[in-house]
The RNA shown here (Guanidine-I riboswitch aptamer) has 157 nucleotides and comes from an uncultured Alteromonadaceae bacterium. Its mean pLDDT, the model's own confidence on a scale to 100, is 76. Rfam family: Guanidine-I riboswitch aptamer. Rfam describes the family as follows. This family represents a conserved RNA structure found upstream of the ykkC and yxkD genes in Bacillus subtilis and related genes in other bacteria. Of the family's consensus pairs, 96% are formed in the model. It was read from a public genome assembly, where an Rfam model found it.
RNA sequence: CAAACGGAUAUCUAGGGUUCCGAUUCUGCGUUGUUCAUACAUCGCUGAAUGACUGGUCCAAGAGUUAUCAACCCGGCCAAUCUUCCUAUAGAACAAGCUUCUAUUUGAAUAUGUUGCAUUUGCAAGGGUUACACGGAGGGACAAAAGCCCGGGAGGU
Numbered sequence: 001c002a003a004a005c006g007g008a009u010a011u012c013u014a015g016g017g018u019u020c021c022g023a024u025u026c027u028g029c030g031u032u033g034u035u036c037a038u039a040c041a042u043c044g045c046u047g048a049a050u051g052a053c054u055g056g057u058c059c060a061a062g063a064g065u066u067a068u069c070a071a072c073c074c075g076g077c078c079a080a081u082c083u084u085c086c087u088a089u090a091g092a093a094c095a096a097g098c099u100u101c102u103a104u105u106u107g108a109a110u111a112u113g114u115u116g117c118a119u120u121u122g123c124a125a126g127g128g129u130u131a132c133a134c135g136g137a138g139g140g141a142c143a144a145a146a147g148c149c150c151g152g153g154a155g156g157u
Base pairs, nucleotide, nucleotide: 007069008068009067010066012064015059016058020056021055022053023050024049025048026047028045029044030043032041033040034039071129072128073127074126083109084108085107088104089103090102091101092100093099094097114125115124116123117122132152134155138150139149140148
C1' cells in the first nucleotide's frame, strides 16, 4: 500500500407519518326529550375534513435494546502416585558377569489440553469472542413519513 472477513433473522424502543380503526368538527337523514314553534340537547347512520389529534394497527435504526443462529477460539506456567532410564546399597538365583530379579535410595524424563467419546486430520457438550464507528444535502418506496433504502455512501478525522 492492497485484498478478504467484519454476518443473518426475530422481539422491542428512540423516532415517523396517516392506509385502516378510534377521536374531533361539519353537512344530510332518523330516534328520544324539552319547546307554541323556531331551535336546543342526546343517541344512531351515510358522506367530507383534520396527525401543532393523546391513541390502536402500520413503518422503524450500520453507528439503539434483547434473544437465537452462523463464524472463530479453548492457551501459558507449576505440579509425578505410577512408569522408564541413571547412581548407590542389601538380599536371592545362576550360565559367575559393571548378569538377572526384588526392595530401598540419588538424579532425570513424560500432562489428551474444560469434560465425555473416538483414534488420520475428529464428534458432542460446555465456556469464551464477535471489536471500532463523526457524517450532510438530495433522491426513493409503501397510504405517507422517518434515525427505513441509496448509505459504514459524498465528505471529515